[in-house]
Context: one part of a larger RNA
C1' cells in the first nucleotide's frame, strides 16, 4: 500500500421563541396529589391572555385573539458532531537497572624501580651519645611496564544493525578515592548525585499504574444517498480584541405591501476636487527705485553735519513663477430633489435561519516605499473566489462570452487564415536590419515634405598644368631666406598667385594649399521637419523577447471585400421553474438558506401475501427512471422473506498520518 468491516449534528431533563396541526376559545390550562382496569376520573394551588380603572417617564405602531398539546426549526445548561494535546490532582507500585550508604564475603599472571627501617660487618669523625659512607638485609608507594578484571580514547563497520548502544583495531587504570557477588536501605516536588539536570527498571527540568476524565482545546483533520429553486462575505462598529466572537451591511425562507425601487431625459441644488491662478499665507528668481546699515571724505561744539560708494539691504514697483496642510477663480464625473417619459423588476417593514467579517489580481485616482517589489495601505469598477466554454503556446485574477439536455445544423465574438493546425486574397507603399523585443546618445543607411543657395556667361567632384618678380619686406638673431619671435603686410607684372594656410631644413633647399587655366558636361551643396531602419545592445541550467518549423512576406504600415472560429446567438426535438396560464421569461455556482424524493434496520398492517413448481443472499445480463435507484431473465443458493400505507432510528463513507482484521 490494497480490500473487507467499524466510523461523526445524537440522546435525555429542564426552560424558553418562531412556524405548523389539533382542541377549546374572551378565554385556556392543570401541577403535586387522589382514585384507579385505563389513552380513566378527581384535584383550581399556580401559570399565560384581550379588556376595563389610577399613577411616573419615552419614542413608534395605529386597535391586532388567546390558550394548552403534538410535531418542526433554533437557542441557553449538561462530554452536547467525530477523533486529537502538553499538562493538573489524588490513592497506589517500584532500587532484580542504576545513584548513595550499610553488612558479609570473594578477587587482582608476571616483570619493573628499590622509599623508611635494621645489621653483635667495616672505614672515616667524635671524650661518649651518635653522625657520615661502604657492604648486606630489607620491601614502602591513591610507584613503574603489562595478563586475568575494569573501563570506554580514537578509527572503521554497523544504521530497515548480528545487537533499542555492538563487533574490529587502536587505547585507559590494574594494591586502590581499585574492582566484584549475595543480603539489606533511602520513593516522586521525593530520593541519590566526586554536579552531567546526571540516575531512579529500553522511561526523566519532575518515575510508573489507576482514577478524577469522554480534563479543556477561540487549533489542526474528517463528517457518509439523489434531484430542484435562490445564492453571499473577506466591509462598518467593538473587543485582554486581531486565527475568536457580537450588532450593523450582504444571502434564504413566510406570508404581506405598495409605487416608495432601477435606468434615462429635463429643471433645479449644494459643494471646492482635476484644472487654473497668484488676490490671501508659506516658499522663489531677476532688474528697478528707496530708509536704513557698513566703509571712505570733509568738518565738528565730539552730540552730530554734509558729501561720496565695485559693499549689504526691509518696504515698494516691474517681469518670472511654486504649494496636500494656499486660493481672485473653477468643471467634468459623483451625490440630492422634483417633474415627464419608457422599460425592467424590484422596493419597504416584520419575524424564522444562516454563512461571513485572512481575500486576489487587474484598470484608473492617491498615501508609505526608490512615481522598488506578484510591496502595502485607502476609493472607484471589473474579473476570479463561487465561472466552465474561445483567445492570450502552457497561463485562478488579462481579452471574447455567463454552460437546462440533446444534434455529422447555421451564423457570429475576442483572435485568426504558408504547415503544425480550421480558415486569404487583392491594391499601394516601407524596411534589407531575419528588423518584426529596449533608453539617452551618434551616424554621407534610406523614403517623404518644406525651405535657401549655386549652376550651359560650364556648376559640385576627378585629373593635367601653373602657382612669377621687386625680395633672403624691415628688424632679431650665430642663422631667421614665406613658414622661432616683433613690426609692416605694399607695388608690379599676369588668365591666377598671401611679404604666405600646412609639412620641411642648421639655415637654405625641398613637398602641397589657397588662386588661375585646361579637360568633363547637368545638376550640385545646404537647412529644418518626418517614416522606417542601423550603433548604442555584457550573465549565470539550456536557443529563451514568435511555441516551433521556417518566412523578403508568410515583416511593419494603410485599404477593400471575403472566410475560419466559443458551451455566445439562431435552428430543430425535449425536460423542469415561476408566471397574468394564449403566451412569456428562465434553469453556471462554493459557504448558505428553502423544498421534494430514493434506498436500509426496526414495529404495525400481517391469523394476509410469497416460498422446495425454490425465499433471502450471491453472479451475470437486460429494461425502466432526471437521479438516489427499482423491475426482470438465467444461474448459484438453501429456508425463509414480505407489498402497501403509516410510524421509529445505533438510517446511506473514499477520504480522519483514522480503528480493527486479512494479504
Nucleotide at each position: 500500500g490494497u480490500c473487507a468491516g467499524u466510523g461523526a449534528g445524537u440522546u435525555u431533563u429542564u426552560u424558553u421563541u418562531u412556524u405548523c396541526u389539533g382542541g377549546c376559545a374572551a378565554g385556556c390550562u392543570u401541577a403535586a396529589a387522589u382514585u384507579u382496569u385505563g389513552a380513566a376520573a378527581u384535584g383550581u394551588a399556580g401559570g399565560c391572555u384581550a379588556g376595563g380603572a389610577a399613577a411616573a417617564u419615552u419614542a413608534u405602531u395605529g386597535u391586532c385573539a388567546g390558550u394548552c398539546a403534538g410535531a418542526u426549526a433554533g437557542a441557553a445548561a449538561a462530554a452536547a458532531c467525530c477523533c486529537g494535546a502538553a499538562a493538573c490532582u489524588a490513592a497506589g507500585u517500584g532500587a532484580u537497572c542504576u545513584a548513595g550508604c550499610c553488612a558479609u564475603g570473594a578477587g587482582c599472571a608476571g616483570g619493573c624501580u628499590g622509599a623508611a627501617a635494621g645489621c653483635u660487618a667495616g672505614a672515616u669523625g667524635g671524650a661518649a651519645a651518635c653522625a657520615u659512607u661502604u657492604g648486606c638485609u630489607g620491601g614502602a608507594g591513591g610507584g613503574c611496564c603489562g595478563a586475568a578484571c575494569u573501563c570506554g580514547u580514537g578509527u572503521a563497520u554497523g544504521u530497515u544493525g548480528a545487537a533499542g548502544a555492538a563487533u574490529a583495531c587502536u587505547g585507559g587504570g590494574a594494591u586502590g578515592a581499585c574492582u566484584u557477588g549475595u543480603g539489606g536501605u533511602u520513593a516522586g516536588g521525593g530520593g541519590u548525585g566526586a554536579a552531567a539536570g546526571g540516575c531512579u527498571a529500553a522511561u526523566c527540568a519532575a518515575a510508573c499504574u489507576u482514577a478524577g476524565a469522554g480534563a479543556u482545546a477561540g487549533c489542526u483533520g474528517g463528517u457518509u444517498u439523489u434531484c430542484c429553486g435562490c445564492g453571499a462575505a473577506a466591509u462598518c462598529u467593538a473587543u485582554u480584541u486581531a486565527a475568536g466572537u457580537a450588532g450593523a451591511g450582504c444571502g434564504u425562507u413566510u406570508a404581506a405591501u405598495u409605487a416608495a425601487g432601477a435606468a434615462a431625459a429635463a429643471u433645479u441644488g449644494g459643494g471646492g476636487u482635476a484644472g487654473a491662478g497668484c488676490a490671501c499665507u508659506c516658499a522663489u528668481u531677476a532688474a528697478g527705485c528707496u530708509a536704513g546699515g557698513g566703509g571712505g571724505a570733509u568738518u565738528u561744539u565730539c552730540g552730530g553735519a554734509u558729501c561720496u560708494u565695485a559693499c549689504u539691504g526691509a518696504a515698494c514697483u516691474u517681469a518670472a513663477a511654486g504649494a496636500a496642510a494656499c486660493u481672485c477663480c473653477g468643471a467634468a464625473u459623483a451625490c440630492g430633489a422634483u417633474u415627464u417619459u419608457u422599460u425592467c423588476u424590484u422596493u419597504u417593514a416584520a419575524a424564522g435561519c444562516a454563512g461571513a467579517c485572512g481575500g486576489a489580481c487587474a484598470a484608473u485616482g492617491g498615501g508609505c516605499g526608490c512615481u522598488a517589489a506578484g510591496g502595502u495601505u485607502c476609493a472607484u469598477u471589473g474579473u476570479c473566489a463561487a465561472g466552465a466554454g474561445g483567445g492570450a503556446a502552457a497561463c485562478a485574477g488579462c481579452c471574447c462570452a455567463g454552460a437546462c439536455u440533446a444534434u455529422a445544423u447555421g451564423a457570429u465574438a475576442a483572435g485568426g487564415u504558408c504547415c503544425u493546425a480550421a480558415a486569404g486574397a487583392a491594391a499601394a507603399u516601407u524596411u534589407u536590419a531575419g528588423u518584426u523585443u529596449a533608453a539617452a546618445a551618434g551616424a554621407a543607411g534610406u523614403g517623404a515634405a518644406a525651405g535657401g543657395g549655386u549652376g550651359u556667361a560650364g556648376a559640385c567632384a576627378u585629373u593635367u598644368c601653373c602657382a612669377u618678380a621687386g625680395u633672403a619686406g624691415g628688424c632679431u638673431u650665430g642663422g631667421a631666406a614665406g613658414c622661432a619671435g616683433c613690426c609692416a603686410u605694399c607695388u608690379a607684372g599676369u588668365u591666377a598667385u598671401a611679404a604666405a594656410a600646412g609639412c620641411g631644413u642648421a639655415a637654405c633647399a625641398g613637398c602641397u594649399u589657397a588662386u588661375g587655366a585646361g579637360u568633363c558636361g547637368a545638376g550640385c551643396c545646404u537647412u529644418u521637419u518626418u517614416g522606417c531602419g542601423c550603433u548604442u545592445a555584457a550573465a549565470a541550467u539550456g536557443u529563451a523577447u514568435g511555441g516551433g518549423g521556417u518566412u523578403u512576406a508568410a515583416a511593419a504600415u494603410u485599404u477593400u471585400c471575403a472566410c475560419c472560429g466559443a458551451a455566445u446567438c439562431a435552428a430543430u426535438a425535449g425536460a423542469c421553474u415561476u408566471u397574468u396560464u394564449u403566451g412569456a421569461a428562465g434553469u453556471g455556482g462554493u459557504a448558505g438558506c428553502g423544498g421534494a424524493a430514493c434506498g436500509u434496520c426496526c414495529u404495525g398492517u400481517a391469523u394476509g401475501u410469497u416460498u422446495a413448481u425454490u425465499a433471502a443472499g450471491g453472479u451475470a445480463c437486460u429494461u425502466u427512471g432526471a437521479a438516489a435507484a427499482a423491475a426482470g431473465u438465467a444461474u448459484u443458493g438453501a429456508a425463509g422473506a414480505u407489498a402497501u400505507c403509516a410510524g421509529g432510528a445505533g438510517u446511506g463513507a473514499g477520504a480522519a498520518u483514522a480503528c480493527u482484521g486479512a494479504c